[in-house]
Context: one part of a larger RNA
RNA sequence: CUCUUGCUAAGGAACUCGGCAAAAUAACCUCGUAACUUCGGGAGAAGAGGUACCCUGCUAGCGUGAUUUACCCUUGCGGUAAUGAGCGUGAUAGGGUCGCAGUGAAUAGGCCCAGGCGACUGUUUACCAAAAACACAGGUCUCUGCUAAGUCGAAAGACGAUGUAUAGGGGCUGACGCCUGCCCAGUGCUGGAAGGUUACGUGGAAGGGUUAGAACUUCGGUUCGAAGCUCUGAAACUAAGCCCCAGUGAACGGCGGCCGUAACUAUAACGGUCCUAAGGUAGCGAAAUUCCUUGUCGGGUAAGUUCCGACCCGCACGAAUGGCGUAACGAUCUGGGCACUGUCUCGGCAAGAGACUCG
Repeated sequence: CUCUUGCUAAGGAACUCGGCAAAAUAACCUCGUAACUUCGGGAGAAGAGGUACCCUGCUAGCGUGAUUUACCCUUGCGGUAAUGAGCGUGAUAGGGUCGCAGUGAAUAGGCCCAGGCGACUGUUUACCAAAAACACAGGUCUCUGCUAAGUCGAAAGACGAUGUAUAGGGGCUGACGCCUGCCCAGUGCUGGAAGGUUACGUGGAAGGGUUAGAACUUCGGUUCGAAGCUCUGAAACUAAGCCCCAGUGAACGGCGGCCGUAACUAUAACGGUCCUAAGGUAGCGAAAUUCCUUGUCGGGUAAGUUCCGACCCGCACGAAUGGCGUAACGAUCUGGGCACUGUCUCGGCAAGAGACUCG
């Protein structure tokens, strides 16, 4: 010097990203206990006091209830009322004794205030993340009438379910309280069927190939060409779908701009105009969201980019991709305080194990 411990004057977070770590608190009994609240909680809130041993005193009280006595009758291993042995448990109070100290060692909550997030108990990245992430009860939408929908499987078959819409599958949200606004133009879904378009198929107009034959011939061939076989194939008929018409947002999603105006100024209840499917309602707001920004004001500090309360100019909150609150809960995150301390001022001392030498 390193590690693991113990102690430390005065101060007491000045340390540090941050009280990280350490210290402190601690058991039992008694008293006492706020805001808030879903009336259950909060709560061991907080905050106080006591605790050893001896004597009064194998105390009072409480539990159990042997024995004995009396009475009753249904005469029994009976019932009722007294008695109260033994055993167990066991305060309070008064007096006294000792020590610095009595849950004498050890084991054994630190607490409070305010805010964010998530209601809660749970779950998770086995081996860097335990959370505000996941789940959750509750809410809502949607599909499914049973050979259910859905899922696995070339199939048989199985699950769903030996269930049957108070059931089962899927999506979103996430206790509870108050609520959940406007837009159906686009996309999706559902419904509709008049019209347009549209496949296979039906259909077969028409055309091609082949040639028995016929005509012509310069005898080489050329032209025409029935039936059969064969190839192509128009019109017309023809479904869903799409176009089309409606509905639908706790479906995917979206929710404006410019200009002017009041008897100080400022601002604009008001007016004009353009665009849109409709122009953001309630509530909240420099927020886990605010760039400018350490916004401005207030609080807390001697001093506060954090924190709390407001304001609203929301770069770029906003209503089940839920909005705003909320008691309780949290090894959660943020700010403040009390107590406490070697975290620090700033070090020091001690013990053990290493380090060093030999082996």
Predicted 3D model of a 359-nucleotide part of an RNA (large-subunit ribosomal RNA, domain IV) from Candidatus Adamsella avium. The organism belongs to Candidatus Adamsella, within Bacteria. The full RNA is in RNAcentral, with records from MGnify.